[in-house]
RNA sequence: AAAGCCGGUCAGACAACCGCUGCCACGCAAGUGGGAGAGGAAAGUCCGGGCUCCAUAGAGCAGGAUGCCGGCUAACGGCCGGACGCCGUGAGGCGAGGAAUAGGGCCACAGAGACGAGCGUAUUAAGUUACGGUGAAACGCGGUAACCUCCAUCCGGAGCAACACCAAAUAGGCAGGCGAUGAAGCGGCUCGCUGAGUCUGCGGGUAGGUGGCUGGAGCCAGUCAGUAAUGGCUGGCCUAGAGGAAUGGUUGUCCACGACAGAACCCGGCUUAUCGGCCGACUUUCCCA
Numbered sequence: 001a002a003a004g005c006c007g008g009u010c011a012g013a014c015a016a017c018c019g020c021u022g023c024c025a026c027g028c029a030a031g032u033g034g035g036a037g038a039g040g041a042a043a044g045u046c047c048g049g050g051c052u053c054c055a056u057a058g059a060g061c062a063g064g065a066u067g068c069c070g071g072c073u074a075a076c077g078g079c080c081g082g083a084c085g086c087c088g089u090g091a092g093g094c095g096a097g098g099a100a101u102a103g104g105g106c107c108a109c110a111g112a113g114a115c116g117a118g119c120g121u122a123u124u125a126a127g128u129u130a131c132g133g134u135g136a137a138a139c140g141c142g143g144u145a146a147c148c149u150c151c152a153u154c155c156g157g158a159g160c161a162a163c164a165c166c167a168a169a170u171a172g173g174c175a176g177g178c179g180a181u182g183a184a185g186c187g188g189c190u191c192g193c194u195g196a197g198u199c200u201g202c203g204g205g206u207a208g209g210u211g212g213c214u215g216g217a218g219c220c221a222g223u224c225a226g227u228a229a230u231g232g233c234u235g236g237c238c239u240a241g242a243g244g245a246a247u248g249g250u251u252g253u254c255c256a257c258g259a260c261a262g263a264a265c266c267c268g269g270c271u272u273a274u275c276g277g278c279c280g281a282c283u284u285u286c287c288c289a
Stems, first nucleotide, its partner, number of pairs: 001285004006280005012254007020037002023034004039260001043271002046269005051159004063155005068082005084095004098150002103148002105144003115140001119132004163211004173202006184194003218237008255258001
């Protein structure tokens, strides 16, 4: 230098103006000022956990998941390290891995015969003994568990439209009072008319509203332990919280002309999509000293 391999990271930049959703300050209010406002996958909803409600003495059955060894973690089917097998010159990548003497099933092609003993030839008192081309396996202590199964370990169910609180109108419920010896209505009273309900209280639920809602297994920097995943300590920071759902638009300048894509309770993973750029470790080959 070229080609490669692994990991990390960024996701057009800057400025002005006009908006939208929260927050803070001031103001009686109208409003004014300040500051914040999508992602590495916010996606698929495939695993695991927090949280909430329901269920629950304990154990088991059924069902599901996992399956070399050790570690990490709140947990995992995730991650890290190691052994083994395969691929690659190499860095490295991939791996579905317990049990076949508990039992059942299956074994392509070839082969006379493929799972259960038969068959052929020779032989023997006797299915008694030996051999049998093919095939991974052949006259059996074969193979297959990416077929059922067995073994070990783990798993209660539903999900923020969870759930909790406040709480109209109408209808209905419960309790009590009055009522055909006439309640109640016809705007207050009387007459009259209609003729079986009516009054009070309570509680549940709906519409609507509030909480749950974002300060957290949090982020950044340093340091220590550890090969690493990861954990401890110190310091600093607050970084969307809407809810028919804000996070946008216009203009100007510049460049390499900008991909996939859009939060909806939260977090750890996996998988999938993605224009391109940058950083670091390492490998192979070539060149120079």
Molecule: Bacterial RNase P class A
Organism: Thiobacillus sp.